This is a predicted structure of a 92-nucleotide RNA (c-di-GMP-I riboswitch aptamer) from an Alphaproteobacteria bacterium. The sequence was found by an Rfam model in a public genome assembly.
């Protein structure tokens, strides 16, 4: 130097909660605000989890107009976990 690691400093993000602005929603932007956090930096690649406007399937109900239930396709969650890619400082 690097690799594990994760003292201490320089700084760094920011849950919930409020306000706004987007969305059907789950959530997301922004402004505040700090619960945390050494990857709480980027990536939905795999498993979890959350949502159900439209469509499409299946089961249901029906006053036949339509509704209720699931969730494949699709959407969110990177502060669920792996796993990819990049990185700040350096005491044991």
């Nucleotide at each position: 130097u690097c690799c594990u690691c994760g003292a201490a400093a320089c700084g760094g993000c920011a849950a919930a909660c409020c306000g706004u602005c987007g969305g059907a929603a789950a959530c997301g932007g922004c402004g505040g605000g700090a619960c945390g956090c050494a990857a709480a930096g980027c990536c939905a690649c795999c498993g979890g989890c959350c949502c159900a406007c439209a469509c499409u399937c299946a089961g249901g109900c029906g006053a036949c107009a339509g509704c209720c239930u699931g969730a494949a396709c699709g959407g969110g969650u990177a502060g669920c976990g792996g796993g990819g890619c990049c990185g700040c400082c350096g005491a044991a």
Of the family's consensus pairs, 95% are formed in the model. The coordinates come from a structure-prediction model, not an experiment, and the mean pLDDT is 86. NCBI's taxonomy places the organism under Bacteria, Pseudomonadati, Pseudomonadota, Alphaproteobacteria.